[in-house]
Molecule: transfer RNA
Organism: Candidatus Woesearchaeota archaeon
RNA sequence: GAGCCCGUGGCGCAGCCUGGCUAGCGCGUACGACUGAUAAUCGUAAGGUCCCGUGUUCAAAUCACGGCGGGCUCA
Numbered sequence: 001g002a003g004c005c006c007g008u009g010g011c012g013c014a015g016c017c018u019g020g021c022u023a024g025c026g027c028g029u030a031c032g033a034c035u036g037a038u039a040a041u042c043g044u045a046a047g048g049u050c051c052c053g054u055g056u057u058c059a060a061a062u063c064a065c066g067g068c069g070g071g072c073u074c075a
Stems, first nucleotide, its partner, number of pairs: 001074007010027004020058001029045005051067005
């Protein structure tokens, strides 16, 4: 220098290709229930600029373009 893939709560991911409900799941966290107490289990809750910007559109996590960061391969 070239190509490909990835970026979504604290962590790991789904959703993207095929635009349309209030963005969801597991773990973790807080509180509660249960217990003599703890663990386990159950319930509830908080927590998200969907990497950034611009554009397209009635409508963008999703499409287009440009950046940033990470990984792999080639030179």